[in-house]
RNA sequence: GCUAGCGUGGCAGAGCGGCAAUGCAUCUCGUUCGUAACGAGAAGAUCGGCGGUUCGAAUCCGCCCGCUAGCU
Numbered sequence: 001g002c003u004a005g006c007g008u009g010g011c012a013g014a015g016c017g018g019c020a021a022u023g024c025a026u027c028u029c030g031u032u033c034g035u036a037a038c039g040a041g042a043a044g045a046u047c048g049g050c051g052g053u054u055c056g057a058a059u060c061c062g063c064c065c066g067c068u069a070g071c072u
Base pairs, nucleotide, nucleotide: 001071002070003069004068005067006066007065010024011023012022018055026042027041028040029039030038048064049063050062051061052060
């Protein structure tokens, strides 16, 4: 330099055009002599950035940034 894949709450990780699951962690309450565990509940993601397509974009397209792999 070329090609491909990936980028989503603190972490992991679904979603593949119609207003973003789940698990762990966190917080609150219950239970306990107390902690852990367990049970119930809550909060937390403008989906890497900027444009485009569309009635509507995390999802499709372009460019850029970052990571990974392969090739030279």
Predicted 3D model of a 72-nucleotide RNA (transfer RNA) from Halopenitus sp. The organism belongs to Halopenitus, within Archaea. RNAcentral records the identical sequence in 2 taxa. It matches the Rfam family "tRNA". The family's RNA type in Rfam is transfer RNA. RNAcentral holds the sequence, with entries from ENA. Its mean pLDDT, the model's own confidence on a scale to 100, is 83.